[in-house]
Predicted 3D model of a 351-nucleotide RNA (Bacterial RNase P class A) from a Pseudomonadales bacterium. The sequence is in RNAcentral, with records from ENA. The gene name in the source record is rnpB. The source organism's lineage runs through Bacteria, Pseudomonadati, Pseudomonadota, Gammaproteobacteria and Pseudomonadales.

RNA sequence: AGAGCUGGCUGGACAGUCGCCGCCGGAUGCGUCCGGGGGAGGAAAGUCCGGGCUCCAGCGGGCAAGGUGCCAGGUAACGCCUGGGCGGCGCGAGUCGACGGAAAGUGCCACAGAAAAUAUACCGCCAAAUCUGUUUCGGCAGAAGGUAAGGGUGAAAUGGUGCGGUAAGAGCGCACCGCACGCGUGGUAACAUGUCGUGGCAGGGAAAACCCCACCUGGAGCAAGACCAAAUAGGGAUCCAUACGCGUGGCCCACGCGGGAUCCGGGUAGGUUGCUUGAGCCAGACGGUGACGUCUGGCCUAGAUGAAUGACUGUUCUCGACAGAACCCGGCUUAUAGGCUGGCUCUCGCA
Numbered sequence: 001a002g003a004g005c006u007g008g009c010u011g012g013a014c015a016g017u018c019g020c021c022g023c024c025g026g027a028u029g030c031g032u033c034c035g036g037g038g039g040a041g042g043a044a045a046g047u048c049c050g051g052g053c054u055c056c057a058g059c060g061g062g063c064a065a066g067g068u069g070c071c072a073g074g075u076a077a078c079g080c081c082u083g084g085g086c087g088g089c090g091c092g093a094g095u096c097g098a099c100g101g102a103a104a105g106u107g108c109c110a111c112a113g114a115a116a117a118u119a120u121a122c123c124g125c126c127a128a129a130u131c132u133g134u135u136u137c138g139g140c141a142g143a144a145g146g147u148a149a150g151g152g153u154g155a156a157a158u159g160g161u162g163c164g165g166u167a168a169g170a171g172c173g174c175a176c177c178g179c180a181c182g183c184g185u186g187g188u189a190a191c192a193u194g195u196c197g198u199g200g201c202a203g204g205g206a207a208a209a210c211c212c213c214a215c216c217u218g219g220a221g222c223a224a225g226a227c228c229a230a231a232u233a234g235g236g237a238u239c240c241a242u243a244c245g246c247g248u249g250g251c252c253c254a255c256g257c258g259g260g261a262u263c264c265g266g267g268u269a270g271g272u273u274g275c276u277u278g279a280g281c282c283a284g285a286c287g288g289u290g291a292c293g294u295c296u297g298g299c300c301u302a303g304a305u306g307a308a309u310g311a312c313u314g315u316u317c318u319c320g321a322c323a324g325a326a327c328c329c330g331g332c333u334u335a336u337a338g339g340c341u342g343g344c345u346c347u348c349g350c351a
Stems, first nucleotide, its partner, number of pairs: 001347010012316007020039002023036005041322001045333002048331005053221004065217005070084005085099001086097004100212002105210002108205002122151002124147003130143005159177006178201001179199004183194004225273004235264006244258005280299008317320001
């Protein structure tokens, strides 16, 4: 210098005028007025996970259903994050991975192919042993049979190379490599490793098919929930009136309903609250590889409910992307013009 990998930050600036929603102070004739100060994001988004909070349910355990799935750690918790292992990709910095079990069982594997799993035999190879035919008695041909070296099919076909062995072959035997198990060593572990031992070797794939194993999960959500509380209608209690009407009854008495007053409770409209001080933010120190934790100091930073955060003007620059809170917080994912910056890798050149 070129080409890359991986983190972090930022997301026009300044001033003026007029508005909008809260807060504080003052004035008030309770209608408001004056002054001061605050007012969207890194994703406020998707609502996909996890939690706080609230109400309901609930001894405990099991079944079902759903989820998670290498190991260790972090955290309030997680399907998140950090570190590590293993595997794929890359020369590398790095990056990607639903990464437990296929010998518990059941099922599935298009096309092609003999065969897709109780393995099997299309072409080929063999003619030692058995049978048949033939013979010039050496054999030859065929049947049944043996074989899985070679070919062929397929995404995938029962470990690889070599030697021995054989009729031809084959872990059939042996050596090396690979594999499984055991043991030793290192590591908290996943796992790695071996002049070690044992075993010819164990039988394809797929569990994002059912399933098995381990662990986790009660339900609903701020329109949760709590409080205050009209008008109208209805309910309950007490007292008054029992004059009149209706019902029960053949009739009277009696009882019930209809009346008036006071009080009470539920609940609708409406209002208040929940509501923003919180697993909070900033700075520093310490512990830790790190995620993160502890301590000290400082700060208060939207809270609406027909729902505010806007409009205009001026100056200026590199001319401005995606996008708008609605109970709160931790994550993930998705969208995002441009700018700034840390660390690292490879190649080339020069010294």